[in-house]
RNA sequence: GCCGAUGUAGCUCAGCGGCAGAGCAACUGUUUUGUAAACAGUAGGUCGUGGGUUCAAAUCCCUCCAUCGGCU
Numbered sequence: 001g002c003c004g005a006u007g008u009a010g011c012u013c014a015g016c017g018g019c020a021g022a023g024c025a026a027c028u029g030u031u032u033u034g035u036a037a038a039c040a041g042u043a044g045g046u047c048g049u050g051g052g053u054u055c056a057a058a059u060c061c062c063u064c065c066a067u068c069g070g071c072u
Base pairs, nucleotide, nucleotide: 001071002070003069004068005067006066007065010024011023012022013021018055026042027041028040029039030038048064050062051061052060
């Protein structure tokens, strides 16, 4: 230099045009002598950046950035 994959909650990941979700973690409450566990609930997101298409974009297109892999 060329090609490809990935980027979504603190972490691991779903979601492939129409309300942003799960598990774990965090916080509150119940329970317990206390902790843990269990149960109930709460909060947490510029969907990597910037544009484009569309009535509507996490999703489709382009650019750039980051990480990983391959080729030379």
Molecule: transfer RNA
Organism: Candidatus Staskawiczbacteria bacterium